[in-house]
RNA sequence: GUUAAUACUUUUUCGUCUUCCUGUAUAUUUCCGAAGAUAUGGUUCGGAAGUUUCUACCAGAUAACCGUAAAUUAUCUGACUAUAGGAGGGAUUUUUGUUUUU
Repeated sequence: GUUAAUACUUUUUCGUCUUCCUGUAUAUUUCCGAAGAUAUGGUUCGGAAGUUUCUACCAGAUAACCGUAAAUUAUCUGACUAUAGGAGGGAUUUUUGUUUUU
């Protein structure tokens, strides 16, 4: 600009790639339901909440507790994702210097 609206079209500006670090969010957390194991066990699946937030919501270890029942608890270590900032590396362009060739 156009349209009821979305879509669409045009113009301008910005944005190259990659690694690492830090801040914020969330505590890798909490709640509920279903099924399942039983001291050689304590698991699996699903749903919801939590973030001015997409995604994720697990893994491992240690200690405790439960005297066979239906229920687990605490601590430690380790991420991803969203966003903001910082540092480095590579690539490209320009300038300068050096070397080689013509």